[in-house]
RNAcentral holds the sequence, with entries from ENA. The RNA shown here (transfer RNA) has 73 nucleotides and comes from Candidatus Liptonbacteria bacterium RIFOXYC1_FULL_36_8. The source organism's lineage runs through Bacteria, Bacteria candidate phyla and Candidatus Liptoniibacteriota. RNAcentral records the identical sequence in 2 taxa.

């Protein structure tokens, strides 16, 4: 350096042009219990890596960058 995959809630990860961006664990409160844990129910948490351009409409496609992982000489 090149080629490939990848970046979304604290963490793993799903969403792949149009709905209000969602799950699971984890955080907080509430239930249940003599007490915890577990179970159940709530809520809070998001510049969807960072610009730009394409479209009526972009987390989604494109084009620069900047990051992580893998191969490759």
């Nucleotide at each position: 350096g090149c080629c490939a995959g990848g970046g979304u809630a604290g963490c793993u990860c799903a969403g792949u042009g149009g709905u209000u961006a969602g799950a699971g664990c984890g955080a907080g409160c509430g239930u249940u219990u003599c007490a915890u844990a577990a179970g159940c129910g709530c809520u809070a948490g998001g510049u969807c890596g960072c610009g730009a351009g394409u479209u009526c409409a972009a987390c989604u496609c494109u084009c620069g960058c900047c990051c992580c992982u893998g191969g490759u000489a």